[in-house]
RNA sequence: UCCCCGGUAGCUCAGUUCGGUAGAGCGGGCGGCUGUUAACCGCUAGGUCGUAGGUUCGAGUCCUACCCGGGGAG
Numbered sequence: 001u002c003c004c005c006g007g008u009a010g011c012u013c014a015g016u017u018c019g020g021u022a023g024a025g026c027g028g029g030c031g032g033c034u035g036u037u038a039a040c041c042g043c044u045a046g047g048u049c050g051u052a053g054g055u056u057c058g059a060g061u062c063c064u065a066c067c068c069g070g071g072g073a074g
Base pairs, nucleotide, nucleotide: 001073002072003071004070005069006068007067010026011025012024013023020057028044029043030042031041032040050066051065052064053063054062
């Protein structure tokens, strides 16, 4: 320098071939249960979807550049 994969909640990740309400588990908060804790059950908060542009009525998803992590080529 070039190529490939990835970046989404505090953490681990899903989000489809085909653009149309941002989700799960764990963790946090509140409550239930229990003599208490743990476990279990219910409810709930939490997101500039890596950054900046573009396309579109509409972008996590498509296009461009860049940043970060991993792998490969030279």

Predicted 3D model of a 74-nucleotide RNA (transfer RNA) from a Chloroflexota bacterium. RNAcentral holds the sequence, with entries from ENA. Its mean pLDDT, the model's own confidence on a scale to 100, is 80. Its Rfam family is "tRNA". The family's RNA type in Rfam is transfer RNA. From the family's description: Transfer RNA (tRNA) molecules are approximately 80 nucleotides in length.